[in-house]
RNA sequence: UGGAAAAAAAGGUACACCUGUUGAAAGACAGGGUCACAAAGUUUGGGUCUACGGCGAUAAGCUAUGACUGUCAGACUGCCAAA
Numbered sequence: 001u002g003g004a005a006a007a008a009a010a011g012g013u014a015c016a017c018c019u020g021u022u023g024a025a026a027g028a029c030a031g032g033g034u035c036a037c038a039a040a041g042u043u044u045g046g047g048u049c050u051a052c053g054g055c056g057a058u059a060a061g062c063u064a065u066g067a068c069u070g071u072c073a074g075a076c077u078g079c080c081a082a083a
Base pairs, nucleotide, nucleotide: 003080012037013036017032018031019030020029021028022027035070041076042075043074044073045072046071047068048067049066053063054062055061
C1' cells in the first nucleotide's frame, strides 16, 4: 500500500420474536434472544416511515418541528489481512 482469496485471535454490534416502560403515531429505551454484520462505528446528504398540532370544509389530501440508517451515496476513524 492493499478489501479481489482464505483463516485465526482479541473484542464489538444485535434481525425476527417475547416481556416491561414510554410516545399521538412512527418509533425509542431496558431485559431476554441471536438472523446476521469488517464498518451493522461516527457524521453529512438523499431516501423512507409517522401526522399530535397546523392548513383544508368537519372530509379527502398536504405538511416535520417527530423518527429510521441492519436502505443508498460521500467524508472521517478503525480490528485483521494474501499477493